[in-house]
Context: one part of a larger RNA
RNA sequence: UGACGGGGGCCCGCACAAGCGGUGGAGCAUGUGGUUUAAUUCGAUGCAACGCGAAGAACCUUACCAUCCCUUGACAUCCAGAGAAUCACCUAGAGAUAGAUGAGUGCCUUCGGGAACUCUGAGACAGGUGCUGCAUGGCUGUCGUCAGCUCGUGUUGUGAAAUGUUGGGUUAAGUCCCGCAACGAGCGCAACCCCUAUCCUUAUUUGCCAGCGAGUUAUGUCGGGAACUAUAGGGAGACUGCCGGUGAUAAACCGGAGGAAGGUGGGGACGACGUCAAGUCAUCAUGGCCCUUACGGGAUGGGCUACACACGUGCUACAAUGGCAGAUACAAAGGGUUGCUAACCUGCGAAGGUAUGCGAAUCUCAUAAAGUCUGUCGUAGUCCGGAUCGGAGUCUGCAACUCGACUCCGUGAAGUUGGAAUCGCUAGUAAUCGUGGAUCAGAAUGCCACGGUGAAUACGUUCCCGGGCCU
Numbered sequence: 001u002g003a004c005g006g007g008g009g010c011c012c013g014c015a016c017a018a019g020c021g022g023u024g025g026a027g028c029a030u031g032u033g034g035u036u037u038a039a040u041u042c043g044a045u046g047c048a049a050c051g052c053g054a055a056g057a058a059c060c061u062u063a064c065c066a067u068c069c070c071u072u073g074a075c076a077u078c079c080a081g082a083g084a085a086u087c088a089c090c091u092a093g094a095g096a097u098a099g100a101u102g103a104g105u106g107c108c109u110u111c112g113g114g115a116a117c118u119c120u121g122a123g124a125c126a127g128g129u130g131c132u133g134c135a136u137g138g139c140u141g142u143c144g145u146c147a148g149c150u151c152g153u154g155u156u157g158u159g160a161a162a163u164g165u166u167g168g169g170u171u172a173a174g175u176c177c178c179g180c181a182a183c184g185a186g187c188g189c190a191a192c193c194c195c196u197a198u199c200c201u202u203a204u205u206u207g208c209c210a211g212c213g214a215g216u217u218a219u220g221u222c223g224g225g226a227a228c229u230a231u232a233g234g235g236a237g238a239c240u241g242c243c244g245g246u247g248a249u250a251a252a253c254c255g256g257a258g259g260a261a262g263g264u265g266g267g268g269a270c271g272a273c274g275u276c277a278a279g280u281c282a283u284c285a286u287g288g289c290c291c292u293u294a295c296g297g298g299a300u301g302g303g304c305u306a307c308a309c310a311c312g313u314g315c316u317a318c319a320a321u322g323g324c325a326g327a328u329a330c331a332a333a334g335g336g337u338u339g340c341u342a343a344c345c346u347g348c349g350a351a352g353g354u355a356u357g358c359g360a361a362u363c364u365c366a367u368a369a370a371g372u373c374u375g376u377c378g379u380a381g382u383c384c385g386g387a388u389c390g391g392a393g394u395c396u397g398c399a400a401c402u403c404g405a406c407u408c409c410g411u412g413a414a415g416u417u418g419g420a421a422u423c424g425c426u427a428g429u430a431a432u433c434g435u436g437g438a439u440c441a442g443a444a445u446g447c448c449a450c451g452g453u454g455a456a457u458a459c460g461u462u463c464c465c466g467g468g469c470c471u
Base pairs, nucleotide, nucleotide: 007471008470009469010468011467012466013465015461016460019425020424021423022422023421026316027315028314029313030312031311032310033309034307035306042053043052064302065301066300067299068298069297070296073125077124078123079121080120081119082118083117086103087102088101090099091098092097107114108113127291128290130289131288132287136285137284138280139279140278141276143274148187149186150185151184152183153182154163155162156161167178168177169176193268194267195266196265198236199235200234201233202232203231204230208225209224212223213222214221239262242256243255244254245253246252318418322377323376324375325374326373327372328371334365335364336363339358340357344353345352346351384415389410390409391408392407393406394405395404431453432452433451434450435449436448437447
């Protein structure tokens, strides 16, 4: 000077408290440990690993295993020789591959040859998801969106250092004010950026339809309109600006007016100096080391999907604020040409057939669901719950055995609200309800986004956890 203390003072945070809903019990999904295995590839491991890398393992992916093969190599540059390239087809084989046949003779040219591509040969070299994240770059997590971290000059001290940055107030904030041997400055804070809440204006199609007219069983359907909504460009608006009070007459705080919005309006992007030799050599890059007929490369099949068990994260439930049946209303945000597919027909259905529109404010995915109305069930392992299993199918795909999703019929397990313990959330939030997207041939209960309905509680800071300042 720091760090630490079951030292002290002050302050903050869903940190506790007050509430609401969960997890921990059940079944299943998923990740991990362990075990097993020829292999169950590798990494991530308190918070900050465990629905994590993986925005999607049937083959591929794939790095693992078994077997079969190749050795200048699947890929790059250079040299020599041959052949245009390329296409079709046959035989053997699990395939990689090996062998055979036919078609084809292009482009430029100084007629020597050359360019691209293929094959053969020699060596320089290629190649490595092999090791080291404790050799590294880059990127990322975390403390933490916490309010801190520093510098120049000056001053003080023999010096390490201090001062400034402490103190009195105040703030979400080292925010601002006042004071002060300090005076200034930088990185952070805030603001500038984006979305959202109100209004004005411009524009008016594919969107809109108030008034006028036409038409229909019906519909902005048509003429038309530019009001409204919406869309997307420009602007206005919020600044403690105004009033009262408190305060040191300051900063600021409390209350009020006006206002769509009030004191950071709500949300996002944005992460200081640094910490953890944190994570990543398997995104990529890269030093060193190692392999070089193999630790490189190709193929087929298998594995990553195993299962006594243990843990994490989720989904579905245990029911009547509910289940089932019928009727009926209201979104937002997205995607679509190797695509989304209307209408109609077939099928109980998954879906199929035919066919139409749309590179989309036009067409389409696409009925939103919870809700509302009516009926039924009457507390029961049930008309709750749906695991598991049997059968029959649909779709994707070369191929669903290991190992896909979905549909129908049957089957109908555990489960009656969960011990110790533990998690999230302060408002359009929690809870609950559905919708879309990325990845993707197919394959979400995950992830990312969207809207609908919409609470309770906060006395307070003694205590638990984390953090800041002074001592």

RNAcentral holds the full RNA, with entries from ENA and SILVA.
This is a predicted structure of a 471-nucleotide part of an RNA (small-subunit ribosomal RNA, 3' major domain) from an uncultured bacterium.
The coordinates come from a structure-prediction model, not an experiment, and the mean pLDDT is 85.
Its Rfam family is "Bacterial small subunit ribosomal RNA".